[in-house]
Molecule: transfer RNA
Organism: Nanobdellota archaeon
RNA sequence: GGGGAUAUGGGGUAAUGGUAGCCUCCGAGGUUUGGGACCUUGAAAUCCAGGUUCGAUUCCUGGUAUCCCCA
Numbered sequence: 001g002g003g004g005a006u007a008u009g010g011g012g013u014a015a016u017g018g019u020a021g022c023c024u025c026c027g028a029g030g031u032u033u034g035g036g037a038c039c040u041u042g043a044a045a046u047c048c049a050g051g052u053u054c055g056a057u058u059c060c061u062g063g064u065a066u067c068c069c070c071a
Base pairs, nucleotide, nucleotide: 001070002069003068004067005066006065007064010024011023012022013021018054026042027041028040029039030038047063048062049061050060051059
């Protein structure tokens, strides 16, 4: 220098253009003599900037970061 992949709550991981889901963590409550376990409930996320579309995590363009291959 060229090519490819990935980026989603604090952490991990789904989502074939139509309500961003699940596990864990955290807050509150229930249960217990107390704790643990269990149950209920709540908060918390789409890497950035544009474009297409009625509607974008998804498609397109550019950028950033990480990883891989080639030179």